Predicted 3D model of a 1452-nucleotide RNA (small-subunit ribosomal RNA) from an uncultured prokaryote. Model confidence (mean pLDDT): 83 of 100. It matches the Rfam family "Bacterial small subunit ribosomal RNA".
RNA sequence: CCUGGCUCAGAUUGAACGCUGGCGGCAUGGUUAAAACAUGUAAGUCGAACGCGAAAGCACUUCGGUGCAAGUAGAGUGGCGAAAGGGCGAGGAAUAAGUACCUAACGUGCCUUCAGGUAAGGGAUAGCUCAUGGAAACGUGUGGUAAUACUUUAUAAUCUCACUGGUCCAUAUGGACUUUUGAGCAAAGGUUUACUGCCUCUGGAUCGGGAAACGUCCUAUCAGCUUGUUGGUGAGGUAAAGGCUCACCAAGGCUUAGACGGGUAGCGGGUGUGAGAGCACGGCCCGCCGCAUCGGGACUGAGACACUGCCCGGACUCCUACGGGAGGCUGCAGUAACCAAUAUUCCGCAACGCGCGAAAGCGUGACGGCGCAAUGCCGCGUGAAGGAUGAAGCACCUCGGUGUGUAAACUUCUGUCAGGGUUUAGGAAACAAAUGACAGUCAUAAAGGAAGGGCCGGCUAAUUCAGUGCCAGCAGCCGCGGUAAUACUGAAGGCCCAAGCGUUAAUCGGAAUCACUGGGCUUAAAGCUGCGUAGGCGGAUUUGUAAGUGCUUUGUGAAAGCCCUCGGCUCAACCGAGGAAUUGCUUGGUAGACUGCAAAUCUUGAGGUCGGCAGAGGUUGUCGGAACCAUAGGUGUAGCGGUGAAAUGCGUAGAUAUCUAUGGGAACGCCAAAGGAGAAAUCAGACAACUGGGCCGAAUCUGACGCUGAGGCACGAAAGCGUGGGUAGCGAAGAGGAUUAGAUACCCUCGUAGUCCACGCCCUAAACGAUGUGCACUAGGUGCUGGGAGCUCUGACGCUCUCGGUGCCGACGUAAAAACAAUAAGUGCACCGCCUGGGGAGUACGGUCGCAAGAUUAAAACUCAAAGGAAUUGACGGGGGCUCACACAAGCGGUGGAGCAUGUGGCUUAAUUCGAGGCAACGCGAAGAACCUUAUCCUGGGCUUGACAUGUAUGAAUUAGCUUCCAGAAACGGAAGUGACGCCCUCUCAGUGGAACGUACACAGGUGCUGCAUGGCUGUCGUCAGCUCGUGCUGUGAAGUGUCGGGUUAAGUCCCUUAACGAGCGAAACCCUUGCCGCUAGUUGCCAGCGAGUUAUGUCGGGGACUCUAGCGGGACUGCCGGUGUCAAACCGGAGGAAGGUGGGGAUGACGUCAAGUCCUCAUGGCCUUUAUGCCCUGGGCUGCACACGUGCUACAAUGGCGCGGACAGAGCGACGCAAUACCGUAAGGUGGAGCAAAUCGCACAAACCGCGCCCCAGUUCGGAUUGUGGUCUGCAACUCGACCACAUGAAGUUGGAAUCGCUAGUAAUCGCGUAUCAGCUACGACGCGGUGAAUACGUUCCUGAGCCUUGUACACACCGCCCGUCACGUCAUGGGAGCCGGGAGCACCCGAAGUGGUCACGUUUCAGUGAUCCCUACGGUGAGCUCGGUAACUGGGACGAAGUCGUAACA
Repeated sequence: CCUGGCUCAGAUUGAACGCUGGCGGCAUGGUUAAAACAUGUAAGUCGAACGCGAAAGCACUUCGGUGCAAGUAGAGUGGCGAAAGGGCGAGGAAUAAGUACCUAACGUGCCUUCAGGUAAGGGAUAGCUCAUGGAAACGUGUGGUAAUACUUUAUAAUCUCACUGGUCCAUAUGGACUUUUGAGCAAAGGUUUACUGCCUCUGGAUCGGGAAACGUCCUAUCAGCUUGUUGGUGAGGUAAAGGCUCACCAAGGCUUAGACGGGUAGCGGGUGUGAGAGCACGGCCCGCCGCAUCGGGACUGAGACACUGCCCGGACUCCUACGGGAGGCUGCAGUAACCAAUAUUCCGCAACGCGCGAAAGCGUGACGGCGCAAUGCCGCGUGAAGGAUGAAGCACCUCGGUGUGUAAACUUCUGUCAGGGUUUAGGAAACAAAUGACAGUCAUAAAGGAAGGGCCGGCUAAUUCAGUGCCAGCAGCCGCGGUAAUACUGAAGGCCCAAGCGUUAAUCGGAAUCACUGGGCUUAAAGCUGCGUAGGCGGAUUUGUAAGUGCUUUGUGAAAGCCCUCGGCUCAACCGAGGAAUUGCUUGGUAGACUGCAAAUCUUGAGGUCGGCAGAGGUUGUCGGAACCAUAGGUGUAGCGGUGAAAUGCGUAGAUAUCUAUGGGAACGCCAAAGGAGAAAUCAGACAACUGGGCCGAAUCUGACGCUGAGGCACGAAAGCGUGGGUAGCGAAGAGGAUUAGAUACCCUCGUAGUCCACGCCCUAAACGAUGUGCACUAGGUGCUGGGAGCUCUGACGCUCUCGGUGCCGACGUAAAAACAAUAAGUGCACCGCCUGGGGAGUACGGUCGCAAGAUUAAAACUCAAAGGAAUUGACGGGGGCUCACACAAGCGGUGGAGCAUGUGGCUUAAUUCGAGGCAACGCGAAGAACCUUAUCCUGGGCUUGACAUGUAUGAAUUAGCUUCCAGAAACGGAAGUGACGCCCUCUCAGUGGAACGUACACAGGUGCUGCAUGGCUGUCGUCAGCUCGUGCUGUGAAGUGUCGGGUUAAGUCCCUUAACGAGCGAAACCCUUGCCGCUAGUUGCCAGCGAGUUAUGUCGGGGACUCUAGCGGGACUGCCGGUGUCAAACCGGAGGAAGGUGGGGAUGACGUCAAGUCCUCAUGGCCUUUAUGCCCUGGGCUGCACACGUGCUACAAUGGCGCGGACAGAGCGACGCAAUACCGUAAGGUGGAGCAAAUCGCACAAACCGCGCCCCAGUUCGGAUUGUGGUCUGCAACUCGACCACAUGAAGUUGGAAUCGCUAGUAAUCGCGUAUCAGCUACGACGCGGUGAAUACGUUCCUGAGCCUUGUACACACCGCCCGUCACGUCAUGGGAGCCGGGAGCACCCGAAGUGGUCACGUUUCAGUGAUCCCUACGGUGAGCUCGGUAACUGGGACGAAGUCGUAACA
């Protein structure tokens, strides 16, 4: 950079929860248990169809009753309604819904149109009366009564049926009209004077029934389903077509365009979201369907198989006198239950609508209203203007101030809403009256009653302080929290919304993240080897057609909703009117390009024919040589073989080696390749037979015959399996030998399956070009291979063109890039296959295939916020190349062994203070631990404003200092004496001030913690040559280029080349010192010449020549010569020169790394401490010693030791100092003090070296530890615990294992001298100084470290990286599992209620009815299976988890 998932910002909701809550309008409100329901109510009405018919009360009364009430209430017969309205969404995936059609296959009460009619009779029955059964529900019997109830007869048609003729229409049947004849069917009255009802027929309207078409969720881990099934004939049935039902006949019907099965779901108008296409949803409102406790059934009726009707069966509830009965809120309220969760047992029929009625009217939980709920949408308010000393409080602060903030107070106003009061439009209709909840208007008082929620790390608008300290907690994702948290909690401030704000859940969006619009498949997830079925797509020309298609048109697409315009509520939400839209289906017309269809023609696609060509293409057979092994024989002798090195193994029974012969199996060297062939897998000795495909040429034939290809079929490396052969070599398993910590491996010796052949399976591979097939188009260059043509007179050959195959480079273009690039990964077309985050998992279950192994198809739970591709920069590699360094090598000397010194660890201790820890801690901090130093080191004793600083207040006039005394280890405490100072002032006194003192308060103090909060300083890589920038250029970008490459250098030093050109920090140079010369100067240094003097000495006069001193200059630059080199840089050699290629040495240390070191140098944030972790003091400790390590010194000796004599430095230091001559002491040292603030004097004799002498190889005349005795010096004081001297003592040690260090020239080695610290010293240390003065470097293979380039990478905390698997522990989900439990849909059989229908019998005359029986059948029962789910001892793997165990498989 890309791919890809996760997540967020938006809108929405019938919501819920948290915090908060002023008002109004309009909406909405059981999403869960189609689970159960107490109570009330939701369907009645009609006296103008009919017969009956009270009572209270009032009046009268003869007290018996009568009248009114009243023909009222009431029940009943009858009519209409009850099939509407209202509720809910269980079922149902098509008998549903939607759209457009059909019904010539149908019905229709009430309403309406036309025509006609309404005659004559009859017998009952409820109510009622009486009697009677029952607890009740409810009946039974007798008597008698009415009708618009029932019924008989008459009449009748344009009505129905049958038959005859005709006209018109439609055509699959048929329909309409007309005509002849025959048969059949009707009625009801009521109130009243005008209506209304009733009957028949026709038409309309409305509402319904039925049919076919189209599209309508998921699942193939559901692939076959079906017997009334599919069709026919006939019959039955219905309002009506139809297997709707039945009998018979036939054997059909459906299905990969998904039948059948399983799961889920009411459908639509619409709603949410979205740019749209879509996706999701179907609550309120409207249309349709289905349902009414579960299941079945019919009756009535115009209409039902009927929510508040009937019958039967089941479950449940209630009543009961146990004999029987009753019930159905998925109407409105309400209850309980369930739930995260959803309202009043309200008012009214005033409006709208419905039923009945002629009407008045009655009924109406439909409806109109109210109540409850911020559940949603909309509107309003919680005040407005002025007001700075920027009040107080709070918060922050750099202590100056800043913020909250005109905010408040305060001043002046206003009156929305809520409150109380007055009044009245609307609601309200044709008149009058009545009428609910509400609502409008007017004035009134008073700023009063009315603001919260979330957030402030990024996404994402908004920051500080305190608390907390990987705790408590937060979190949508990334992630925050381990002592300085803008991320937790609180506060202040800020931001966003606002009567709400957040959270949760859910849908769409963002997500082009299923891609129709609009994605991909070389490497990120993703391309099947071919043949071929269905399907999809298909060359050129002409004609026709009009299915698709375009235009136009008809009907429809209900209303509501969305959108636009206008209007009504003060606005808005809301409501009304009109329009548009409704992208769809449909009717007719038109066009004829394109697609389709039909017909005809063509040759370029495809195929055939003819002539050639190449080839490891395939199958079978025959033959061959090399190698190998075996067998036999010969020669021959001790080994062979094998490896990094060995051993196992073979061999004196003769191996290996070598020769000859015979046999065996497998594989085919060279040719041979960038080669050839094939669909792929694959194919190689030679020859023969059979056989598939390809290419070129001719332009001869057919005439689109083509491309792709789901299923299907075939082929399919290796390994593996089955049967039978074969087996030389090789060789899983196995055995042995090695290696190793182990080595079930790598290596070695053997070796079985297998490898080979035949036949049959398996069907998978990184089966790869990780790239499906076909066709067309789009710059070139250059190889190989197979054919053809042309040019040159011919030829070897060459050149040009062309068709096919196979490689490389490359432009455009493409791609995330790498790359691809006519053999595309470019540009298009056609068809197929496949992908949708990582893991779980190519796994489980199921199916199919297989002898098995297994293959194929193929999930989910759970879990993570990534997994992945290409490229970049680093780092790393037991990768590569080049180069460097005392890195190795070559040398010299050491360490490691001994004794001692010193530091560290460890141990010890009251304490052994602290720090430093690979290189880069360890003779380091410490350039001086006896006290001091010295420290929260220890023991003990003391002090508390303090040992030290500053300030404020106050006091006294003393104090401070000095001397002495007492107790004490001292500090400290106590006492006595003496005793100052400045200013002012005439002196004293008095006053005042500074310092000091006392008291009190702020504060001091801390070597206490954190070097992982820091500054500064330092170490290290490393004096290595690197590290960067500006502009430009390249790349989507990270980044690259420059800085690479070729030379060269100590160097990124310089040169050349160059998309780079320049520049900076480093390197170099500048600086100091040393080496040569010159100039200047000449004391304290020097002394050549001159003079003086001395035993002697620059001692003196003098001198500046020389040395020297210390200032200034010169000199060295690859400058000159020769060679090499690219005309360069540079290198090599040489000359000259004191010095030569950086002359030697020093100072100087880039960007950075190591959370390197230091809070105990210093500074400093935070924390801790304050009669102590501060301060003072005494004594002890830091020196402690079985041991281990580092760094040194001295040695082990003769290149030496000792004695005597003799010579030569440099650099330093000196006044609290260095100290000479002299004297004393064996010496350390002492006495003494000349000289010297030092080129003058002193420390101060340098030593190794030289000369002479002794020692003679030994634990010594080496070595000096240790110890004893006696001293010296410093110091208040040498016990712990100093140094030195003398005498005596005389340890280990005879050159040092593994290992390891330094050094390249005035270096190593060796010799001494000085200084800092310091009273003294543990110094053998550190830092300097000079004297003597080497050896070696061929070279870069190796070890270590470093630089540059390149390569790989799964690393980026960067290899001390990352990371895999088993095992152990815990948690979670899941598969299998003997079984156990439950659900679902069917099948077979048994039983068979109610009921329709059929049959039979009975039946007052009929009708009705009764009884029996048959078919069908709900519920129930039995049985065998199917399917889904739950659970289960045990068991399998999986995921996750803290710092577990074992190894180290992968990434170099």